[in-house]
Context: one part of a larger RNA
């Protein structure tokens, strides 16, 4: 790991609903009995009970009425069943059964961490208590002792010897574990090599007792108490409890959610309501267009109110200057309320005010829908896109609202490749047509005809700003009275204008910017000089010869600069592409889905018919969670000791039939004794999944 077994909504008692059945103003037995060979089972007895026939009040109570209330007042709750002339039916009651849901028990099933009671452990380890064993070899040399010296001195120094303390050193055995390396599905559930600490001691160790879990021990680490320790291990309350998590076994066919609201010691759970599904009831009450009538105060406006904010004019009042003994007076390029013009801004401002959506009566359309009532339900984590907001930074694959789609629960086209964009909703078949979106050079179905732009591989990423890029398209100026641009000349005087400065002469700065001669020349456009001087330049004349010329301005298509990222081109999916295979504008064809059409076929609903078998027409059939239908199989029982079976049962292996499918036949083999089909009727009834449980390879 896989292959086979096993493996989860049961069951009992209580209640609500539906369906089915019996008796009905009643309905029905319990326990117990009794009868049968009679346990089980069935009949017959057995009315206690218990429903249900009358509601009202807390209750006494009173009752087709009561309760409240002073009330004969209103009010709450109740009473008068329905068709039928009636006979009776139905309604309702009640008892069995069936089904589905609830309670109460493990209650679909497996899963704790854990808590309580009793017991079992100190053959591991902690301390402890009794008895015992053990520590090579070396080194040091305490205190004390003898002896000599000193010394008056036996005290006390000193010195030699002599002595052998010592939680002393340094080192085996013994005991530990410092540091690495290697191990790390290991030789090993703690090890092995190298190194390393103690090593006469608070020292190692043998045997033998000792202290028990609400406890023991503890040189204290939450450490140890038998590869377990913040509370041991083992059996029992037990199927503790788990609003978590995981798993729940055949088959078709009909609908078909939800991730919202309110409340929650509530937020991954639940209660009501939403939405969805099944029966019964109602019969267009739905739902879409129009027409007409209604509320509204949102986009936008707006500036009438409430604020806010900007400049004029005004201009009370304030400040300075100046006069003034005081009262005051005068000035001022200062600040400025109010008013007023003038242009603004507002979610909580409004003189004003749509479209939309709401609500209503009417017609029209469909008959798709709606509503009550009761039985099951799931959901109450949504995610993205579009659009109007709120929050946040006019960030987020961001948060939060409303609305509309998608996806959840949708497959198929497209978008290279992509839950949520774009087209389009798959009943099944077909080597058949058209078509959406989005394509039509190869890759890769399918293309061409016309006008125009791009020259950047722009296309095929990206701004603010930036450019004699180049299409279009307006309007200005100037131009044979000669423009634009080059060439030729002229560009002067006053004057070195005045200041300023060492100097400042067109040219460092600062002021002024005039006059004059002239065709024309700035008290000067750049460059130069220390200043000057020089070059040039506006401006003028000549040459040349545009009439489709020149200058600049705006609008506007298409491009260009701006352009930096990490493995390897890498920003069209690629190959490549330039009157295009790009853009942009018109035309006409193609291709292109599970969309539509065609042709066969199945279900399900409506409807008309009906020999009741059914056949026509018309619509329908994605689907999670979940509701409803109708089925297949598999044990056992009954029918039944059956029908079949040694001329071969049951299992098994094969196989080209039949059924929409679960799943059934026939044949053959093979097996070697059982054993169905039908009609009922009970269930340990269906396996891929649970880190499932057992076994097998």
């Nucleotide at each position: 790991a896989c292959c086979g077994g096993c493996g989860a909504g049961u069951c009992a008692c209580g209640u609500u609903u539906a369906c089915g059945g019996g008796c009905u103003a009643g309905g029905u037995u319990a326990a117990g009995g009794a009868c049968g060979g009679g346990a089980a089972c069935g009949u017959c007895c057995g009315g206690a009970g218990c429903c249900g026939u009358a509601g009202g009040g807390a209750a006494a109570c009173c009752g087709a009425g009561u309760c409240u209330g002073a009330a004969c007042a209103g009010g709450g709750c109740g009473c008068u069943g329905c068709g039928g002339c009636a006979a009776c039916g139905c309604a309702g009651g009640u008892c069995c059964g069936u089904g589905a849901g609830c309670g109460u028990g493990g209650a679909c099933c497996c899963g704790a961490a854990a808590c309580c009671a009793g017991g079992u452990g100190a053959u591991c380890u902690a301390c402890c208590c009794a008895u015992g064993g053990c520590c090579a070899g070396g080194u040091u040399g305490a205190a004390g002792g003898u002896c000599g010296g000193a010394u008056a001195g036996u005290c006390u120094c000193c010195g030699a010897c002599u002595g052998g303390a010592g939680g002393a050193c340094c080192g085996c055995a013994c005991c530990g574990g410092u540091g690495u390396c290697g191990g790390u599905u290991g030789a090993a559930g703690a090890c092995g090599g190298c190194u390393c600490g103690g090593a006469u001691g608070a020292g190692c160790u043998g045997u033998g007792g000792g202290u028990a879990g609400c406890g023991g021990a503890g040189a204290a680490a939450u450490u140890c108490c038998a590869a377990u320790c913040g509370a041991a291990c083992c059996u029992g309350g037990a199927g503790a409890u788990a609003g978590c998590u995981g798993g729940u076994u055949c088959u078709c066919c009909c609908c078909g959610a939800a991730a919202u609201g309110c409340a929650u010691u509530u937020a991954g759970g639940u209660g009501c309501a939403g939405c969805c599904u099944c029966a019964c009831a109602u019969g267009u009450u739905u739902c879409g267009u129009c027409u007409c009538g209604g509320a509204g105060g949102u986009a936008g406006a707006g500036c009438a109110c409430u604020g806010g904010a900007u400049g004029g004019c005004c201009g009370a009042g304030g400040g300075g200057c100046c006069u003034u003994a005081c009262c005051g007076g005068g000035u001022u390029a200062c600040c400025g309320a109010a008013g007023u013009c003038a242009a603004c801004c507002a979610a909580a401002c409004u003189c004003c005010g749509a479209a939309u959506g709401c609500c209503g009566c009417g017609a029209c359309g469909u008959g798709a829908a709606g509503u009550g009532u009761g039985g099951g339900a799931g959901u109450g984590a949504g995610a993205c896109g579009g659009u109007g907001g709120g929050g946040g930074a006019u960030a987020a694959g961001c948060u939060c609202c409303a609305u509309c789609g998608u996806c959840a629960a949708a497959a198929g086209g497209g978008a290279a490749a992509c839950a949520g964009c774009c087209c389009a909703g798959a009943c099944c078949c077909u080597c058949u047509g058209c078509u959406a979106a989005g394509g039509u050079c190869c890759c890769u179905a399918a293309a061409c005809c016309g006008g125009g732009c791009u020259a950047a591989g722009u296309g095929u990423a990206a701004a603010a700003g930036g450019a004699a890029g180049u299409g279009g398209g307006a309007g200005c100026a100037c131009g044979c009275a000669g423009a634009c641009a080059g060439c030729c000349a002229g560009g002067a005087u006053g004057u070195u204008g005045g200041c300023u400065u060492a100097g400042a002469a067109g040219c460092a700065g600062c002021c002024a910017c005039c006059a004059u001669u002239g065709a024309a020349a700035g008290a000067g456009u750049g460059c130069g000089u220390a200043a000057c001087a020089g070059c040039u330049u506006a401006c003028u004349g000549g040459c040349c010869g545009a009439a489709u010329g020149u200058g600049g301005u705006c609008c506007u298509g298409c491009g260009c600069c701006g352009a930096u990222a990490a493995u390897g081109u890498a920003a069209g999916g690629g190959g490549g592409c330039u009157c295009a295979c790009g853009c942009c504008c018109g035309g006409u064809a193609c291709c292109g889905a599970a969309g539509c059409a065609a042709g066969g076929g199945a279900g399900u609903c409506c409807g008309u018919c009906u020999u009741c078998g059914g056949a026509c027409g018309g619509a329908u059939u994605g689907g999670u969670a979940g509701g409803g239908g109708a089925g297949c199989g598999u044990u056992c029982c009954g029918u039944a000791g059956u029908a079949g079976g040694u001329u071969g049962a049951a299992g098994c292996g094969g196989u080209a039939c039949c059924g929409c499918a679960a799943g059934g036949a026939g044949c053959c083999g093979u097996g070697g004794a059982c054993g169905a089909g039908g009609c009922g009727g009970a269930a340990g009834u269906g396996a891929g999944a649970a880190u499932g449980c057992c076994g097998g390879u």

Model confidence (mean pLDDT): 86 of 100.
This is a predicted structure of a 697-nucleotide part of an RNA (large-subunit ribosomal RNA, domain II) from a sediment metagenome.
It matches the Rfam family "Bacterial large subunit ribosomal RNA". Rfam links the family to the GO terms structural constituent of ribosome and ribosome.
The full RNA is in RNAcentral, with records from SILVA.